[in-house]
RNA sequence: CGCCGAGUCCCAUCGGGCAGUCCGGUGGGAGCGGGGGAACCGCAGGGGUCUUUGCAGUUGAAGGCCCCGGGGGCGAAUCGGGCGAACACCGCCCGUAGCGCAUCUCUUUCAGCGCGAGCCCGACAGCUAACUCCGCAGGCGGUCGAAAGAGA
Repeated sequence: CGCCGAGUCCCAUCGGGCAGUCCGGUGGGAGCGGGGGAACCGCAGGGGUCUUUGCAGUUGAAGGCCCCGGGGGCGAAUCGGGCGAACACCGCCCGUAGCGCAUCUCUUUCAGCGCGAGCCCGACAGCUAACUCCGCAGGCGGUCGAAAGAGA
């Protein structure tokens, strides 16, 4: 001076420091981001068995009981194929939904280069006005790619 990301700014006060527009603690505000949470709408699994009911017949509908399978959040980070000792997990390879890449900013197109992880809740959560709760971290370093539109 920039990049990923919501992860920034301001005020007051105390402390550190020679000092500052610096650093830290506490309190408050603005802003950004996320979760829970009505109505309406949507959803309401599979197998077995029993009862009732419907039909010309088969399929059907409702309810009881038993067994099996959990579900969800942040994030672009999902899904598929192959191999490794076996379902799972994990590792490697090839793809893939999706995501990112400064020369003022945003959007679109083309080209090129990358990512396509990880963590959390704990039987529980669809959407969701009012309401309510939580976060404001962490990690990085580019050689000037091209075109169009809008704005500043």

Record summary:
Predicted 3D model of a 152-nucleotide RNA (c-di-AMP riboswitch aptamer (ydaO/yuaA leader)) from a soil metagenome. Its Rfam family is "c-di-AMP riboswitch aptamer (ydaO/yuaA leader)". Rfam describes the family as follows. This family represents a conserved RNA structure found upstream of the ydaO and yuaA genes in Bacillus subtilis and related genes in other bacteria. The coordinates come from a structure-prediction model, not an experiment, and the mean pLDDT is 76. The RNAcentral record of the sequence draws on MGnify.